The prediction has a mean pLDDT of 81. Transfer RNA from Candidatus Magasanikbacteria bacterium RIFCSPHIGHO2_01_FULL_41_23, 73 nucleotides, folded computationally.
RNA sequence: GCCGCCUUAGCUCAGCUGGUAGAGCAACAGUUUUGUAAACUGUGGGUCGUCGGUUCAAAUCCGACAGGCGGCU
Numbered sequence: 001g002c003c004g005c006c007u008u009a010g011c012u013c014a015g016c017u018g019g020u021a022g023a024g025c026a027a028c029a030g031u032u033u034u035g036u037a038a039a040c041u042g043u044g045g046g047u048c049g050u051c052g053g054u055u056c057a058a059a060u061c062c063g064a065c066a067g068g069c070g071g072c073u
Stems, first nucleotide, its partner, number of pairs: 001072007010025004019056001027043005049065005
């Protein structure tokens, strides 16, 4: 230098053919306990890496850029 893949909640990851963004763990609150832990119930938490384009509508399609991983030279 060229090619491919990845980037979504604090962490690990789903999200199908474009149509109101989710799970588990963690955190917080409650129940329970003499107290803690465990268990159970509930709650909060997101500019979907950045910028632009297409579209009535974009996490999803297209382009550029940034970061990470791998391959080739």

Rfam family: tRNA.